[in-house]
Glycine riboswitch aptamer, 103 nucleotides, folded computationally.
RNA sequence: AUGAUAAAUGCGGAAGAGAUCAUACAUAUGACGCCGAAGGAGUAAGUUGUAAAAAAUGCCGUUUUACAAUGAAACUCUCAGGCAAAAGGACCGUAUUUUGACA
Numbered sequence: 001a002u003g004a005u006a007a008a009u010g011c012g013g014a015a016g017a018g019a020u021c022a023u024a025c026a027u028a029u030g031a032c033g034c035c036g037a038a039g040g041a042g043u044a045a046g047u048u049g050u051a052a053a054a055a056a057u058g059c060c061g062u063u064u065u066a067c068a069a070u071g072a073a074a075c076u077c078u079c080a081g082g083c084a085a086a087a088g089g090a091c092c093g094u095a096u097u098u099u100g101a102c103a
Base pairs, nucleotide, nucleotide: 006098007097008096009095010094011093012092013091018032020031021030022029023028033083034082035081039079040077041076042075046070047069048068049067050066051065052064053063054062
C1' cells in the first nucleotide's frame, strides 16, 4: 500500500445414505442394511538413496532391474462420523481482523 498468500471469526449457499427391525419406550442397547463431504488411514507418476547388471571404461556420468524412503486428491478404506427435521458438514461466496509475498 488499489496487499499476493495464509489463518481466525461472522453471514449466505452446500451432497449422500433406514423416521429399518427387536427389546425397551422422549432415549438407550442389540441386529441387519447403507453413505462418503468433519477428523483419520492407504497410494500413482515423479524424486532421492542403496545394490546388481549392460554398453563404455581412467573417473564422473548414462540405461535397465530389484529394494527402501518420500509422495496429492473430491480416488480407495470406512477406524471415527453419519443415514426424517434440527444440528453437523469438505468446499464455495462474502465481510472484518491478523499475516505481509511481488513491486
It was read from a public genome assembly, where an Rfam model found it. The model forms 91% of the base pairs in the Rfam consensus.